[in-house]
């Protein structure tokens, strides 16, 4: 340059015809057990605003189609493998 594949919470990974984002696992808080601690178990756990119900926001950057986009289409940034 040409071809494929892939970038989703603090990590790692899911999400299959476009229809609850983030399952499920790690770490993390907090409880529980214990003399204590480890291992176990329970419960929380993207972000911002809010007292609180609730809002609003988030799938590399943007922008396009849709009623609806991690998905589809277009630029592009990057990481990887392959041909030259």
């Nucleotide at each position: 340059g040409c071809g494929g594949g892939g970038g989703u919470g603090g990590u790692g990974g899911a999400a299959u015809u476009g229809g609850c984002a983030g399952a499920c696992a790690c770490g993390u808080a907090g409880g529980u057990c214990u003399c204590a601690g480890a291992a176990g178990c329970c419960u929380a756990u993207g972000g911002c605003u809010g007292c609180a119900a609730a809002g609003c926001c988030u799938u590399g950057a943007g922008g396009g189609u849709u009623c609806a986009a991690a998905u589809c289409c277009c630029u592009c940034c990057u990481c990887c493998c392959g041909c030259a």
The RNA shown here (transfer RNA) has 84 nucleotides and comes from a Candidatus Omnitrophota bacterium. Its Rfam family is "tRNA". It is annotated as a transfer RNA.